The RNA shown here (transfer RNA) has 73 nucleotides and comes from Streptomyces griseoluteus. RNAcentral holds the sequence, with entries from ENA. Its Rfam family is "tRNA".
RNA sequence: GCUUCGGUAGCUCAACGGAUAGAGCGCUGGCCUCAUUAGCCGGCGGUUGCUGGUUCGAAUCCAGCCCGAAGUA
Numbered sequence: 001g002c003u004u005c006g007g008u009a010g011c012u013c014a015a016c017g018g019a020u021a022g023a024g025c026g027c028u029g030g031c032c033u034c035a036u037u038a039g040c041c042g043g044c045g046g047u048u049g050c051u052g053g054u055u056c057g058a059a060u061c062c063a064g065c066c067c068g069a070a071g072u073a
Base pairs, nucleotide, nucleotide: 001072002071003070004069005068006067007066010025011024012023013022018056026044027043028042029041030040031039049065050064051063052062053061
């Protein structure tokens, strides 16, 4: 350089083109308890890597960039 995959919450990951973008962990408030590591209820947290394009509608499709991994010379 080329090919293929990937980039979504602080972390690990979901999400047939149909809308409020979710789960677990985490953080945090409360309940329970003599106390708590456990259990229960609630809350917090996202410009879906960037810029354009297609579409009534894009995390999802297309193009170009950026970053990472694997393969190849």